[in-house]
Context: one part of a larger RNA
RNA sequence: CUGGGCGUAAAGGGUGUGUAGGCGGCUUCUUAGGUCACAUGUGAAAUCCCAGGGCUUAACCCUGGAACCGCAUGAGAAACCGGGGAGCUAGAGUGCGGGAGAGGUAAGCGGAAUUCCUAGUGUAGCGGUGAAAUGCGUAGAUAUUAGGAAGAACACCGGUGGCGAAGGCGGCUUACUGGACCGAAACUGACGCUGAUACACGAAAGCGUGGGGAGCGAACAGGAUUAGAUACCCUGGUAGUCCACGCCGUAAACGAUGAAUGCUAGGUGUCGGGGCGAGAGCUUCGGUGCCGGAGUAAACACAAUAAGCAUUCCGCCUGGGGAGUACGUACGCAAGUAUGAAACUC
Numbered sequence: 001c002u003g004g005g006c007g008u009a010a011a012g013g014g015u016g017u018g019u020a021g022g023c024g025g026c027u028u029c030u031u032a033g034g035u036c037a038c039a040u041g042u043g044a045a046a047u048c049c050c051a052g053g054g055c056u057u058a059a060c061c062c063u064g065g066a067a068c069c070g071c072a073u074g075a076g077a078a079a080c081c082g083g084g085g086a087g088c089u090a091g092a093g094u095g096c097g098g099g100a101g102a103g104g105u106a107a108g109c110g111g112a113a114u115u116c117c118u119a120g121u122g123u124a125g126c127g128g129u130g131a132a133a134u135g136c137g138u139a140g141a142u143a144u145u146a147g148g149a150a151g152a153a154c155a156c157c158g159g160u161g162g163c164g165a166a167g168g169c170g171g172c173u174u175a176c177u178g179g180a181c182c183g184a185a186a187c188u189g190a191c192g193c194u195g196a197u198a199c200a201c202g203a204a205a206g207c208g209u210g211g212g213g214a215g216c217g218a219a220c221a222g223g224a225u226u227a228g229a230u231a232c233c234c235u236g237g238u239a240g241u242c243c244a245c246g247c248c249g250u251a252a253a254c255g256a257u258g259a260a261u262g263c264u265a266g267g268u269g270u271c272g273g274g275g276c277g278a279g280a281g282c283u284u285c286g287g288u289g290c291c292g293g294a295g296u297a298a299a300c301a302c303a304a305u306a307a308g309c310a311u312u313c314c315g316c317c318u319g320g321g322g323a324g325u326a327c328g329u330a331c332g333c334a335a336g337u338a339u340g341a342a343a344c345u346c
Stems, first nucleotide, its partner, number of pairs: 003318004007300002012314001014201004021194003025088007033081002035077002038074005049065006091191001092188003096183003103177007110154001114150008125136002162169002206247006215241002220236004258313006266291011295302002319346003328339004
């Protein structure tokens, strides 16, 4: 390389939009680039292969044949692939009528709790633990009542509930806004699928500038524990956590399962629609769970939300360590990220 693979053994890109490229529905006419078949020319000789012959044999040599799997030209075929014309509606999309949703962005508002401040009541403890101590408290704490301030998060509802491409999204209201679904079937008429490069988004932590800072809390300090205790436990506590703008671009970014399409027994929940029915219920479309058959699988298990049966396209793997390291390059303010070896060794 080929082959074989990628839930857990090595292997699905974190996710999307989409360029090139690859692949692409039904009918008909046409073309003849691919394809197929015929003829002609060429494809030097030698070599290789087959048959025969010559050196005693062999190597070697000679003769003949085949082959040279190719190219060109001419005249053909038209199913399939490709090109062109015409048409279609089952794919895709638009319009129309609906309901659902923590989808996104911005602004405003609310109550509970916590901490702090002020005042009142009140007195000796509070706090914390396995037990303690550090700590707080007669300068009046803890507890309790009233008032005020601040920041952050939104109990119950809440649900293998919903929405989103993923990350993710949860108090209430308003404005703007994206997507999906259902119904009917008016319109377009293959406009589709995938997608290298590219671009956009992307938890937490971290970085820059400016705010904010209640609670929590890396670092740090103290108290314990212990042989020690740079920890686990306790008392404090700075960055940070929050906001705006700009970076970073990584995660067990997980369903450890790429996207799309079609097909392949059932049972039972649930969410959003539709149809029938007086109702019980039946049925249909789209999502989301559980169980389970065939089949698949090394097993575990998966099983119409496939890891089954097929097709198309992309990404990735190829023994362990060295190593996601070195070097180079690109990006970044930095931290670092991306790409990514080899020697050597087992």
Molecule: small-subunit ribosomal RNA, central domain
Organism: uncultured bacterium